[in-house]
Context: one part of a larger RNA
RNA sequence: UGUAGGAAGCUUGAGGGGAUCUGUCUUCAGUACGAGAGGACCGAGACGGACGCACCUCUAGUGUACCAGUUGUCCCGCCAGGGGCACCGCUGGGUAGCUACGUGCGGACCAGGAUAAGCGCUGAAAGCAUCUAAGUGCGAAACCGGCCCCAAAACUAGGCUUCCCGACCGAAAGGUCCUCAAGGCCACUCGGAGAUUACGAGUUUGAUAGGCCGCAGGUGUAAGCACAGUAAUGUGUUCAGCCGAGCGGUACUAAUCGGCCGUGCGG
Numbered sequence: 001u002g003u004a005g006g007a008a009g010c011u012u013g014a015g016g017g018g019a020u021c022u023g024u025c026u027u028c029a030g031u032a033c034g035a036g037a038g039g040a041c042c043g044a045g046a047c048g049g050a051c052g053c054a055c056c057u058c059u060a061g062u063g064u065a066c067c068a069g070u071u072g073u074c075c076c077g078c079c080a081g082g083g084g085c086a087c088c089g090c091u092g093g094g095u096a097g098c099u100a101c102g103u104g105c106g107g108a109c110c111a112g113g114a115u116a117a118g119c120g121c122u123g124a125a126a127g128c129a130u131c132u133a134a135g136u137g138c139g140a141a142a143c144c145g146g147c148c149c150c151a152a153a154a155c156u157a158g159g160c161u162u163c164c165c166g167a168c169c170g171a172a173a174g175g176u177c178c179u180c181a182a183g184g185c186c187a188c189u190c191g192g193a194g195a196u197u198a199c200g201a202g203u204u205u206g207a208u209a210g211g212c213c214g215c216a217g218g219u220g221u222a223a224g225c226a227c228a229g230u231a232a233u234g235u236g237u238u239c240a241g242c243c244g245a246g247c248g249g250u251a252c253u254a255a256u257c258g259g260c261c262g263u264g265c266g267g
Base pairs, nucleotide, nucleotide: 001153005164006163007162008161009160010159011158015150016149017148018147021049022048023047024046025045026044027043033038051106052105053104054103055102059100060099061098062097066093067092068091069090070089071086072085073084074083075082076081110145112144113143118138119137120136121135165266166177167176168175169174178264183261184260185259186258187203188202189201190200191199208254209253210252211250212249213248214247215246217243218242219241224237225236226235227234228233
């Protein structure tokens, strides 16, 4: 920009893409078959491998604005307590998120359709024979469906539901007055979304983000004080203190004030 008015939502599926794997064991059955040795088809069930998709409950990793321990040095006048730098200084842990080594799921089903090689039935040419010439049946992980995803620019541009939009004059072209709909965008607060864009949640008729409160969770018992000890240190107060992303609540702060597009019933 188009899709013969403009919108919001839900869809159909032409077409396209993905997937399509396989092993072992049990049973059938030591049966059929076979002199024996050996040893099935068909059918039923269990457990795996690789691959793929999703997820984070568990396990594990990461987790540079979480907690603790600790070395050197500088600083906060000193003690105590802290801060900076040293690979995040080093070490031990670790929420959310992101992950796999973790968890869940998938290949199925359909006596599906039409077939390949192949196997047939009926059957002439060619009194016989012949699966083929007419006719007709079966038969593969391949093909077409079935399963999952995208999809109406599928220009044959589809469908359904709902919403929105004027009066007068004029033969017409047009004019006058009135109006700016439904809806959308910008802006702003953000995000399970994200390079930008897009997408999604919100903007006071508000829980969108921050703060605050509570909880979960992490760390592991803060500081100060008291007591014990010459002291290092230990014990008590104290399952303390601190705490990023999680869950819930609460208008305290910020989503202010606003602007723009889009018209008037449609060849």